[in-house]
RNA sequence: AUGUCGGAUACGGGAGAAUCUGGGGGAAACCCCGGUGCCGAAGGAGCAACCGCCCCGGUAAACUCUCAGGCAAAAGGACCGCAUCCGGCCA
Numbered sequence: 001a002u003g004u005c006g007g008a009u010a011c012g013g014g015a016g017a018a019u020c021u022g023g024g025g026g027a028a029a030c031c032c033c034g035g036u037g038c039c040g041a042a043g044g045a046g047c048a049a050c051c052g053c054c055c056c057g058g059u060a061a062a063c064u065c066u067c068a069g070g071c072a073a074a075a076g077g078a079c080c081g082c083a084u085c086c087g088g089c090c091a
Base pairs, nucleotide, nucleotide: 003089004088005087006086007085008084009083011081012080013079018036020035021034022033023032024031025030037071038070039069043067044065045064046063050058051057052056
C1' cells in the first nucleotide's frame, strides 16, 4: 500500500405521533402559562445471556421506560451511503 476498527468534517438519504384544546400577548409569523391525547430514532434510564464463590456487583441494542425531547412545514434526528483527514490493530 491493502484490509479492518474508531473518530472528525462535508455532501446525499433518513421514521413515528393533535396545524388538539383553555387563558394571555402580538399587525402577522409566532410567543408565554396551563389541560387532554399520543410518538421514539437526540440525550438519559432499565436488563437477558455471560463474568465475578456467595451477598451483592459489572454488563448490549433499533428491546423496555418516556425523565428529557417530539407530534403541519421548516428545523432537529438515531442510523445508512460516499469523500477527505486523523488515530488504533493485522500482515
A computed fold for a 91-nucleotide RNA from Thioclava pacifica DSM 10166, annotated as Glycine riboswitch aptamer. Its mean pLDDT, the model's own confidence on a scale to 100, is 78.